[in-house]
Context: one part of a larger RNA
């Protein structure tokens, strides 16, 4: 490669956008490029293979059929694929009318707590632990009340709740601003899916310059435990953790499950709509779109799990896997301030 995989055996790329490429609704006409078909030319003999024959058989030998395709030329069919034109609305996309939302940027503001400060009542301990013990405290702590400073992060509400492409998002509020949902079926008329490279975003950590720094805290010190304790427990504490601006580019970036499209029982709960019935209205009941969840046939080695949200039938497209280890390692190239990331072997072993 062929084949045959990718929830858990290796295997779905962290996420989206998208050029190229692949693929590509429905109808009608044409032309015929792919496709089918007909004649015609083309095949060096040997060799093959299949009758028949000839050496006593055989191997060998002869003799006559097939190997009659690709391909060129020329003629025909028009169902499908492409190509031309027209045309339609199921697919997308617009518009209008509505809804939810912790989606996203700046910006005010808020109260609760921790620390800290000033002065006030107040007197001998606090504080931590399995027990201490460093450590704090007659230079008045702990406590308890006002008042003030400052950073950082929103208790309850909270929900197999809701948003968002992932990463993630959670006080209020004003403000830009993104997506999505349902409803009309007005408008376009396949404008559609995916997408190698490409560009985007992309948690925590880290890393550059300048801020801030309560509380927590890598190192680090010091107090216990222990045989030892470079730990686990304390009692401190620097980076960082918070902000702006640049870089990093990687996660158990997980649902360990790529993105579309169709299709394939029912039940029964959540949350946001629409539209009927009933009702003053609430509630109630049925119909439905999306959205999250239990759950059969089905699938699977198996679990279990998946089960209209598929891991079931199907089709496009695209990344990826081919025994363990050596190794995500060297080596080369590309990226980076560095850290390091990103492509990625082999020897040799088992």
């Nucleotide at each position: 490669u062929u084949g045959g995989g990718c929830g858990u055996a290796a295997a779905g790329g962290g996420u989206g956008c998208g050029c190229a490429g692949g693929c590509u609704g429905c109808a009608u006409a044409g032309g015929u490029a792919g496709u089918c078909u007909g004649a015609u030319g083309u095949a060096a003999a040997a060799u093959g293979u299949c009758u028949c024959g000839g050496c006593u058989u055989a191997a060998c030998c002869g003799a006559g059929g097939c190997c009659u395709g690709c391909c060129a030329u020329u003629g025909g069919a028009a169902a499908c694929u492409g190509c031309u034109a027209u045309g339609c609305u199921a697919g997308a996309g617009u518009a209008c009318a509505g809804g939810a939302g912790g989606g996203g940027g700046a910006g005010u503001u808020g109260g609760a707590a921790u620390u800290c400060c000033a002065g006030g009542u107040g007197u001998a301990g606090g504080g931590g632990u399995g027990a201490a013990a460093u450590c704090u405290g007659u230079a008045g702590a702990u406590a308890u009340a006002u008042g003030g400073a400052g950073g950082a992060a929103c208790a309850c509400c909270a929900g197999u709740g809701g948003c968002g492409a992932a990463g993630g998002c959670g006080a209020c509020u004003u403000u830009c601003u993104g997506g999505u949902c349902u409803g009309u079926g007005a408008c376009u008329g396949a404008c559609a899916c995916u997408g190698a490279g490409g560009c985007u975003c992309g948690a925590a950590a880290g890393c550059g310059u300048g801020g801030g720094g309560a509380g927590c805290a890598a190192a680090c010190a010091g107090g216990a435990u222990u045989a030892g304790a470079u730990a686990c427990c304390c009692u401190g504490g620097u980076a960082g953790u918070c902000c702006a601006c640049g870089c990093c580019g990687u996660a158990a970036a997980c649902g360990a499950u790529g993105a579309g499209u169709g299709u394939u029982a029912a039940g029964u709960g959540u949350a946001g709509g629409a539209g009927g019935g009933u009702u003053u209205c609430c509630c109630c009941c049925c119909u439905u779109c999306a959205g999250g969840g239990c759950g059969g046939a089905g699938u699977u080695a198996a679990c279990g799990c998946c089960a209209a949200u598929a891991a079931g039938c199907a089709c496009u497209c695209c990344g990826c896997c081919u025994g363990g280890g050596g190794a995500g390692u060297a080596c080369g190239g590309c990226c980076g301030c560095a850290a390091g990331g990103c492509u990625g072997a082999a020897a040799c072993u088992c």
Model confidence (mean pLDDT): 80 of 100. The part of an RNA shown here (small-subunit ribosomal RNA, central domain) has 350 nucleotides and comes from an uncultured bacterium. The RNAcentral record of the full RNA draws on ENA. It matches the Rfam family "Bacterial small subunit ribosomal RNA". Gene Ontology terms of the family: structural constituent of ribosome and ribosome.